RNA sequence: AGUAAGGAUAGAGGCGCAAAAACCAUCAGUACACAAUUCGAGGAUGAUGAGAUCCUAUGAAGAUUGUGGAAAGGGGAAUUUGCCGAAGCGGAAGGGAUUCUCAUUGUCUCGAAGCUGGUUCUGGGCUGAACAAGUGCAGAAUUGUCAUAUAGGCGACUAUAUGGAGGGCUAUCUUGCAA
Numbered sequence: 001a002g003u004a005a006g007g008a009u010a011g012a013g014g015c016g017c018a019a020a021a022a023c024c025a026u027c028a029g030u031a032c033a034c035a036a037u038u039c040g041a042g043g044a045u046g047a048u049g050a051g052a053u054c055c056u057a058u059g060a061a062g063a064u065u066g067u068g069g070a071a072a073g074g075g076g077a078a079u080u081u082g083c084c085g086a087a088g089c090g091g092a093a094g095g096g097a098u099u100c101u102c103a104u105u106g107u108c109u110c111g112a113a114g115c116u117g118g119u120u121c122u123g124g125g126c127u128g129a130a131c132a133a134g135u136g137c138a139g140a141a142u143u144g145u146c147a148u149a150u151a152g153g154c155g156a157c158u159a160u161a162u163g164g165a166g167g168g169c170u171a172u173c174u175u176g177c178a179a
Stems, first nucleotide, its partner, number of pairs: 002177003006174006014084001016083005023076002032068007042055003046105007087116003094109003117143007125135003145164008
């Protein structure tokens, strides 16, 4: 000075990331409970089908009105804690819950591949109850970093342009190989 997407430790980016209990709004005057009226034969699991069991003309489900009236998931700001592949998206396989059993599906949990440097904005797609929020795609801006080119500078470095991606970048230590 190289090479092996070598190894280890520490670190930087900034409207940086996540979690937690409490708070706030949303969900929602919804679900649900009770009562009255109506109707009249079904109903009980998130949904569908089969079976069992139970409830039901002493009135099932539904509808209207009245009186009460949530929660989860998702979000916000601040605090604390842990952090800088932080984390997010994704979702193979596995597991759980429901009156019971079975099947399909949904849901909850865990989570392998795969994708994304961070942030902000625009368009449209998807998730979502959502005019919240998130994410991919197309584009724009900004920011950190490295490479290349040009200009300036004795130099350290600075500016501009283009490009790369976190498997990156910076610092230190270190292993194999080759010289």

Predicted 3D model of a 179-nucleotide RNA (Lysine riboswitch aptamer) from Sporosarcina newyorkensis. Its mean pLDDT, the model's own confidence on a scale to 100, is 75. Lineage of the source: Bacteria > Bacillota > Bacilli > Caryophanaceae > Sporosarcina. Rfam family: Lysine riboswitch aptamer. From the family's description: Riboswitches are metabolite binding domains within certain messenger RNAs that serve as precision sensors for their corresponding targets.